[in-house]
RNA sequence: AUUGAAAAAGGCAAACUCAUUGAAAGGUGGGGACGCAAAGCUACAGAUCUAAGGUUCAACUAGAACUAUGAUGGCUGAGUUGCCAAGG
Numbered sequence: 001a002u003u004g005a006a007a008a009a010g011g012c013a014a015a016c017u018c019a020u021u022g023a024a025a026g027g028u029g030g031g032g033a034c035g036c037a038a039a040g041c042u043a044c045a046g047a048u049c050u051a052a053g054g055u056u057c058a059a060c061u062a063g064a065a066c067u068a069u070g071a072u073g074g075c076u077g078a079g080u081u082g083c084c085a086a087g088g
Stems, first nucleotide, its partner, number of pairs: 002086003011036002016031006034074001040080003044077003047072003053067005
């Protein structure tokens, strides 16, 4: 180089929960561990979630549909950086 079967230093942290933030999806911090060999980072491609604003319908004034410019890197691919071990 390659690989992640086993082992292991160190690391991350789902659900749930408390606080906080946001229109929402979601984010951040504390507790907590289902899992993770990139569960580090980047929304570039696909996918998924939301719909404040906008557009349309409705016009009984209640609502409905579409839409990302908002999100998810713990959905997949791609890009990029790196730890440990095996191994030469």